A computed fold for a 338-nucleotide RNA from a Clostridiaceae bacterium, annotated as Bacterial RNase P class A. It is recorded under the gene name rnpB. Lineage of the source: Bacteria > Bacillati > Bacillota > Clostridia > Clostridiaceae. The RNAcentral record of the sequence draws on ENA. Rfam family: Bacterial RNase P class A. It is annotated as a ribozyme.
This record gives sequence, structure tokens and C1' cells, in this order.
RNA sequence: UCAGCGGAUCGGGCAGCCGCGUGCGGGCGACCGCAUGAGGAAAGUCCGGGCUUCACAGAGCAGGAUAACUGAUAACAUCAGCCGCGGGUAACCGCCGGACAAGUGCAACAGAGAUAUACCGCCCCGGCGACGGGGUAAGGGUGGAAAGGCGAGGUAAGAGCUCACCGGUCGCGCAGGUAACUGCGUGUCCCUGUAAACUCUAUCCGAAGCAACACCGAAUUGGAGGCUACGGUCUGCUCGGCCAAUCUCCAGACAGGUGGCUUGAGGCGUGCGGCAACGCGCGUCCCAGAUAGAUGGCUGCACCAUGACAGAACCCGGCUUACAGAUCCACUGACAUU
Repeated sequence: UCAGCGGAUCGGGCAGCCGCGUGCGGGCGACCGCAUGAGGAAAGUCCGGGCUUCACAGAGCAGGAUAACUGAUAACAUCAGCCGCGGGUAACCGCCGGACAAGUGCAACAGAGAUAUACCGCCCCGGCGACGGGGUAAGGGUGGAAAGGCGAGGUAAGAGCUCACCGGUCGCGCAGGUAACUGCGUGUCCCUGUAAACUCUAUCCGAAGCAACACCGAAUUGGAGGCUACGGUCUGCUCGGCCAAUCUCCAGACAGGUGGCUUGAGGCGUGCGGCAACGCGCGUCCCAGAUAGAUGGCUGCACCAUGACAGAACCCGGCUUACAGAUCCACUGACAUU
């Protein structure tokens, strides 16, 4: 210098004038003052919770979710570290990571044959020849895959048929590691792939949701049918439990107000512990709470990317998706110079 790989930050700030929401204070009132006011994803509604209610909410079956190991966390399908397998020269990235070598099932097409076989080929016998019979699965072909590999011996030709070396499966022993696992030794065997097909194993899971729920106020009518402790409710079922009169359909009425509502598993700074995720301590700050729905308009200055994606509605932790442009950090490879 070029190419790559992993991560972080910003995406606006200050001032003036005018206009809005909330909170606090002042004022008899009109109104005034101070503070503060839309994101890194506010999006998706995909996970997990906090909170509220259902009764004190249990057991079993079903159903759903997860799946190497160890940690973090309120919890999670998240995050951190690390093991194994695969990809890449590497930095790094990916994983659908439990099942005695899969119990059952499936593997289109091609191909002779997909738990099986003889198309070509090779060898032997018969035949003038065409061809016929037998053997073989090492070579070729088809295919994603033909049922361990290379070498030697052996054979009519061949074949783990035999041997040596290597690879893999299962077990045992020793060493290291918290563990997954790794290394060494030894014995056994040589059975394609697929569990994101059915299934099995282990672990976990109550339901509904701020339009939850609570209080005040207003309204609270008519008709039809079912049940009568054989009712209702706890997820779908059963048992069991609790409540004790209700359940279904049609038509009508049901204005509205207050709380919930923002002080948090909170932000920032710092010390210690930890490889890290993160935890603990100390200090400091209060940073939207609307309800037809505010957070805006103009001007100037500096910086200069402010031109992208895009707007809170109970709150929080993640994941996923979108994103003009700017800045920074670490690492890998190639080339050149010193």
C1' cells in the first nucleotide's frame, strides 16, 4: 500500500424568537417562572420475564419447547468461555452437536444391483465359429452413496482369503482437564445415508392479559331454550379440589371519570473480583407519561454526515429485520522499504 476478518461509537449540538405536553412552585385571576420531553432500532410481535386477575391452582395422561460441557442472568431458543465436527492459507465462520455402528420407515432418477447384484471386463470348460455353461466382485461404468484404505502373499482368475501398517466402532486401563473431551496402551469387530422422518431418552412448561385489574358514576329491559347438585370453575381430558345456582342464543341499554402510569432486575462515574459474560462496593443523577394522541417552526454559529432507516402508549432483558453517511480499535494474508 492492497485484500480480508471481527467489533465499537455517532447518526446530532449550542443560542435566540414563537408554539405545544407533563411535573413542581407563585398568583384572586388573566397568567408567570423553573425543570424536562420520541430510537438504535421506538419496527417485527419471535422468545423470556416483572406486574394484575382467575380459589388455596394438586396428580396423571395428552400437548408444546429445549438438546455437547461449564458458567452468567429474574429468566430465555439469549450471552460468555470452551470441546467436537465441517469450511477457509489464515484471522475467523457455521452446526440440524443425546440414541450400543438406527427399533420401524424412507432413499426419486440413473444403474445389473440400494441390506443388494453381475452390464462391460477377468478366469476355466465345450465349440470350426456364432455362442453356451461355470467361477469372480480386485478393474471400468451409473450414482450423493455400491458397504474400510494402501501394499504384499495367495489364486484358474479374484476376494480381509491371509499377513503387516493405517483408519474407524465398541470396551478396559493409565495420565491431563470441574466437565464435554484429549493423549497413550491394549482387546474386539469392519453393518451406506437419513432422527429438520416416526420413535426413544433427559430436562422444563397453569391460563389469560394494561382493552389486565381496582374504585366512582350512569344504565341494568324483553324473548326463546337447557340443567336442577347430573350445575359452574381450575388448559384439552380424567381423577381430585373449590364455589353453590346457573348455562346458551337473539334484540336493546351500558355517556363517562380517576387510579394502574413510570424510581426502574434504572442511567453515569469509579474501585475490586473474574479469561469473559457479569457480579459486589462507593459516589452521583431523575432523563416522556399522551389518551384524536404533545416533543414543532424560523434564524444564526461551530462542527460538518445530519440528506439514511424511521415516531413512545404498562415496563424491562434479548433475538430478527431496515439503515445515506462519518469515525475508531484489534487481528490475518500478500507485496515493497528500512